[in-house]
Molecule: transfer RNA
Organism: Aliarcobacter sp.
RNA sequence: GUGCUAAUAGUUCAACGGAAAGAACAACAACCUCCUAAGUUGUAAAUACAGGUUCGACUCCUGUUUAGCACACCA
Numbered sequence: 001g002u003g004c005u006a007a008u009a010g011u012u013c014a015a016c017g018g019a020a021a022g023a024a025c026a027a028c029a030a031c032c033u034c035c036u037a038a039g040u041u042g043u044a045a046a047u048a049c050a051g052g053u054u055c056g057a058c059u060c061c062u063g064u065u066u067a068g069c070a071c072a073c074c075a
C1' cells in the first nucleotide's frame, strides 16, 4: 500500500428497516443484618465520527478514524 472483518452502557453480548435500543456482570442507593458477605428492590449509564438512501436506519450505501487478520513491497 491492497483486501477482508469488527466498532452498541465500565465489561461481555443482544436487537426482521418499524412501539420508549434490552440482558448479564460491575457501579450507586434503599431494605435486610450486630457488622460484612449473600439476598431483595430501585437508579444511572451506550449505537466510533461525517454524509447519503428511505415515510422510517444500530441495521442498507459512501467516506474518515480505530482495532484485528491476510497479502504485497522494502531493507
Stems, first nucleotide, its partner, number of pairs: 001071007010025004018055001027043005048064005